[in-house]
Context: one part of a larger RNA
RNA sequence: CACCGCCCGUCAAGCCACGAAAGUUGGGAGGGCCCGAAGUCGCUGAGUUAACCGCAAGGAGACAGGCGCCGAAGGUCAGCUCGACAAUUGGGACUAAGUCGUAACAAGGUAGCCGUAGGGGAACCUGCGGCUGGAUCACCUCCUU
Numbered sequence: 001c002a003c004c005g006c007c008c009g010u011c012a013a014g015c016c017a018c019g020a021a022a023g024u025u026g027g028g029a030g031g032g033c034c035c036g037a038a039g040u041c042g043c044u045g046a047g048u049u050a051a052c053c054g055c056a057a058g059g060a061g062a063c064a065g066g067c068g069c070c071g072a073a074g075g076u077c078a079g080c081u082c083g084a085c086a087a088u089u090g091g092g093a094c095u096a097a098g099u100c101g102u103a104a105c106a107a108g109g110u111a112g113c114c115g116u117a118g119g120g121g122a123a124c125c126u127g128c129g130g131c132u133g134g135a136u137c138a139c140c141u142c143c144u145u
Stems, first nucleotide, its partner, number of pairs: 003108001005105001008101002011098001013095002016092001018090003023085006031077004039070001041068004047063003052059002111132009
């Protein structure tokens, strides 16, 4: 390798990650309620009882048993939070030679761009306002020769 140039978006294909998503499933920290083991403690203790008191009867003390408070595990309910999977869906990135057009770069063939509103297969188009980072022609001002 220089207009047979460059280049934009939709669509199609492949692949990757991400967002949304009915639902399924798992983890975490708590909460309400139910149930409530062991055990301490409290009340009770008609039953049991070697040491103490008593000659004895009995008493003191202790224990079994009963009740209660607390109470682990468990059950249940409604939430919180963190993941995994997920029909479907949304855009995004990437990928030599796919499709449709040609928006931008020259006055890019309607100058372009910015904001905004409406519209459109797509790049975009149209209206309004703004900018020159617009070419061309004419004029004015300034600078250089």